[in-house]
RNA sequence: GCCGACAUAGCUCAGCCGGUAGAGCAGAGGUUUUGUAAACCUCAGGUCGGGGGUUCGACUCCCUCUGUCGGCUCCA
Repeated sequence: GCCGACAUAGCUCAGCCGGUAGAGCAGAGGUUUUGUAAACCUCAGGUCGGGGGUUCGACUCCCUCUGUCGGCUCCA
């Protein structure tokens, strides 16, 4: 340099044919217990990597940039 995959909650990840963004864990509160843990209930938490385009409507499609990972190639 070229090719591909990935980027969504604090962490790990879903998200269908474009039509109201979700789960588990972690966190907060509560129930229970002599107390703790465990269990159960509730709550909070998101510029969906940045920018632009298409569309009535974009996490989703297109372009571009950034970052991470993997592969290939060139020079020495």
Source information:
A computed fold for a 76-nucleotide RNA from a candidate division WOR-3 bacterium, annotated as transfer RNA. Its Rfam family is "tRNA". It is annotated as a transfer RNA.